[in-house]
Context: one part of a larger RNA
RNA sequence: CUGGGCGUAAAGAGUUCGUAGGCGGAUAAGCAAGUAAGAGGUGAAAGCCCAGGGCUCAACCCUGGAACUGCCUUUUAAACUGCUUAUCUAGAGACUGAUAGAGGUUAGGGGAAUACCUAGUGUAGAGGUGAAAUUCGUAGAUAUUAGGUGGAACACCAGUGGCGAAGGCGCCUAACUGGAUCAGUACUGACGCUGAGGAACGAAAGCGUGGGGAGCAAACAGGAUUAGAUACCCUGGUAGUCCACGCCGUAAACGAUGAGUGCUAGAUGUUAGGGCUUAGCCCCUUAGUGUCGCAGCUAACGCAUUAAGCACUCCGCCUGGGGAGUACGGUCGCAAGAUUAAAACUC
Numbered sequence: 001c002u003g004g005g006c007g008u009a010a011a012g013a014g015u016u017c018g019u020a021g022g023c024g025g026a027u028a029a030g031c032a033a034g035u036a037a038g039a040g041g042u043g044a045a046a047g048c049c050c051a052g053g054g055c056u057c058a059a060c061c062c063u064g065g066a067a068c069u070g071c072c073u074u075u076u077a078a079a080c081u082g083c084u085u086a087u088c089u090a091g092a093g094a095c096u097g098a099u100a101g102a103g104g105u106u107a108g109g110g111g112a113a114u115a116c117c118u119a120g121u122g123u124a125g126a127g128g129u130g131a132a133a134u135u136c137g138u139a140g141a142u143a144u145u146a147g148g149u150g151g152a153a154c155a156c157c158a159g160u161g162g163c164g165a166a167g168g169c170g171c172c173u174a175a176c177u178g179g180a181u182c183a184g185u186a187c188u189g190a191c192g193c194u195g196a197g198g199a200a201c202g203a204a205a206g207c208g209u210g211g212g213g214a215g216c217a218a219a220c221a222g223g224a225u226u227a228g229a230u231a232c233c234c235u236g237g238u239a240g241u242c243c244a245c246g247c248c249g250u251a252a253a254c255g256a257u258g259a260g261u262g263c264u265a266g267a268u269g270u271u272a273g274g275g276c277u278u279a280g281c282c283c284c285u286u287a288g289u290g291u292c293g294c295a296g297c298u299a300a301c302g303c304a305u306u307a308a309g310c311a312c313u314c315c316g317c318c319u320g321g322g323g324a325g326u327a328c329g330g331u332c333g334c335a336a337g338a339u340u341a342a343a344a345c346u347c
Base pairs, nucleotide, nucleotide: 004318005317006316007301008300012315014201015200016199017198021194022193023192025088026087027086028085029084030083031082033081034080035077036076037075038074039073040072041071042070049065050064051063052062053061054060091191092188093187094185095184096183097182098181099180103177104176105175106174107173108172109171110154115149116148117147118146119145120144121143125136126135162169163168206247207246208245209244210243211242215241216240220236221235222234223233258314259313260312261311262310263309266292267291268290269289270288271287272286273285274284275283296303297302320347321346322345329340330339331338332337
């Protein structure tokens, strides 16, 4: 390579957009590049294969045939692929009217709670634990009342509820803004799918500059526990957590399941719509989101119209364990490091 695979055994890129490329709906006509058929030329000899023959046999040698699955020229066919032209509406888009939503960005506002500050009441404890101690407190703590400051997060509603490509998104209001769904239509007319490179986005932690700092809290300090205790428990506590701008580019970035299209029993919840009618807690239907379950699939577990079923298109990835997602080199980064990615050796 062929072949086999990727939920859990090795294997789906974190996600999307998109270039090249690959693949691509219906009808008609034409062309004849692919395709198919015929004919011709060529495909050296030797070798291989087949049938004979010659050395006593064999190896070896000789003769003939076949083969050389290929290439070129020419004639023909026109179903399929391709190309050209014309047309169509089932894919895709567009328009109109509605609908739901923690989708995004910015600004303003709100209440509860923690902490701190000021003042009042008040007096000896408070706090913490398995038990204690470190700690705070007669310079008046804890508790309680009133006022204030500041930062962060938004109880209930809240729901295998919703939205988003993923990461993710939850107090209220406004402005700007992306997408989706449903119903209708007399519009465009294949404009589509996937997508190597590429680009953009991308939790947390971390980094740079400048702010901010209530609570929490790596590091660190102390108290306990213990044989020890560089821990678990307790008292403190700095980076950080927050904001602006710029980097980083990784996660069990998970549904451990790439994207798209079509087909293949149902039952029952739920979200957003629509339709019929007798307005029914009914029936039908579209899009999502769950549970169960048939056929089928699977090594089993399980999956099962939201497939891991039946098929097609395109991309990514896997090929025994360790060495190793490491070394070296390249690219990127301020750094941390990321990415690409071996071999010796060993079992």

RNAcentral holds the full RNA, with entries from ENA. The part of an RNA shown here (small-subunit ribosomal RNA, central domain) has 347 nucleotides and comes from an uncultured prokaryote. The prediction has a mean pLDDT of 88.